[in-house]
Molecule: RNase P RNA; transfer RNA
Organism: Candidatus Dadabacteria bacterium
RNA sequence: CGAGUGAACUAAGCGGUCGCUUGCUUUUCUAGCAAGAGGAAAGUCCGAACUCCAGAGGGUAUAGUGCUGGGUAACACCCAGGUGUCGUGAGACAACGGAAAGUGCCACAGAAAAUAAACCGCCCAAGUUUUCUCGCACGGGAAAACAGGCAAGGGUGAAAAGGUAGUGUAAGAGACUACCGCGCAGGCUGGUGACAUCCUGCGGCACGGUAAACCCCACUUGGAGAAAGACCAAAUAAGGAAGCAUUCGUGGUCAAUAAUGUAUAAUGGGCCACGGGCAGGUUACCCGCCUGAAGCUUCCGGGUGGGUUGCUCGAGGCAUCCAGAAAUGGGUGUCCUAGAUGAAUGACCGCUCUAGACAGAAUUCGGCUUACCGGUUUACUCGUCUC
RNA sequence: GGGCGGUUAGCUCAGCACGGGAGAGCGCUUGCCUUACAAGCAAGAUGUCACAGGUUCAAAUCCUGUACCGCCCACCA
Repeated sequence: CGAGUGAACUAAGCGGUCGCUUGCUUUUCUAGCAAGAGGAAAGUCCGAACUCCAGAGGGUAUAGUGCUGGGUAACACCCAGGUGUCGUGAGACAACGGAAAGUGCCACAGAAAAUAAACCGCCCAAGUUUUCUCGCACGGGAAAACAGGCAAGGGUGAAAAGGUAGUGUAAGAGACUACCGCGCAGGCUGGUGACAUCCUGCGGCACGGUAAACCCCACUUGGAGAAAGACCAAAUAAGGAAGCAUUCGUGGUCAAUAAUGUAUAAUGGGCCACGGGCAGGUUACCCGCCUGAAGCUUCCGGGUGGGUUGCUCGAGGCAUCCAGAAAUGGGUGUCCUAGAUGAAUGACCGCUCUAGACAGAAUUCGGCUUACCGGUUUACUCGUCUC
Repeated sequence: GGGCGGUUAGCUCAGCACGGGAGAGCGCUUGCCUUACAAGCAAGAUGUCACAGGUUCAAAUCCUGUACCGCCCACCA
């Protein structure tokens, strides 16, 4: 100098005039002063706070997460490490538990797609047959076929059941041997651990892929969401229709009831207690719990569309010190920094420059993801040249 | 602001829970029938499965992100 990698920060600047929202002050009631969007305010994808669902319990299902250790209020986030893949490298990426618990699937092609198999091919030792040939004959040799043997080579496919060398054989093959690779078991050392190095033994190697297929294992998990929720005020019909629903047994108690009268009480009723059933709630199901005339559900219809609160001081920001490898935690000091509700944060003018990207708060935080013209700083890597 | 659903042929939709051939009806084109048109009969064509990435040998289908469209949610009695 060129090409790259990681991290952090920034998001045109200055001035003037007129407005908007909120707060404070004010003898002046319309003036003054102060503050006024983001790194993503976004997607609503995770995790919480907060509020309600009547007391939120147990189990199952469902859903989610998935190497190890740490951090955190919590997390699917962050930090550090391990393993694997990619890159010359700085580094990057990973839904990264289990496929020898079980089930399913692997189209087409191909002989065969998971208990392996035989299309082309190789072989004819042993068995049978035919032909030729040597031969007096027994028998020998050659070729072909049947029956068979093989899995080395070809071919198919995304994927075809270790590699090299040798032995072996009719031909071959982990069939056998050596080395390499792989799997399993045990052990030493290092590490909290994932795991790593090494050693020993066993196994000729039997068990391919798929779990973002079902599933198994471990852990977690109630629902709804500020239009949650609380309060005040105003106004209308002082609505309508349909449907549903407390019933059984036992015991106690109370009164009633029979012919003209009296007595009795079969029986029925009210209330209470216990037990069961039914319905509803517990926002999937079961148990458990609660409630059931003080009605419930659905549909149609009516009125208002006003105010207060929740609403911004918070797992807050900034500076500094300490602990830690880091994420992060702790101490001290200091600061208050939008809170709207048809919804403010704007318009115009002037100057400068490198000519200005994505984009606009709506209960609040911690993350992730997505969008983004550019610029600055810092730590490194590779290449080339020079000293 | 919050919650939920959808996107497949020109139109309306199925297929997606359990991954291998992209389909149905209407419409369109051609031929037959008819003097001609309609109806009828026969044949045919038609696709970036919204877009991008991932898992897988293989994705409309499974997972993630993006874009667009649609629906519901105020208070009082």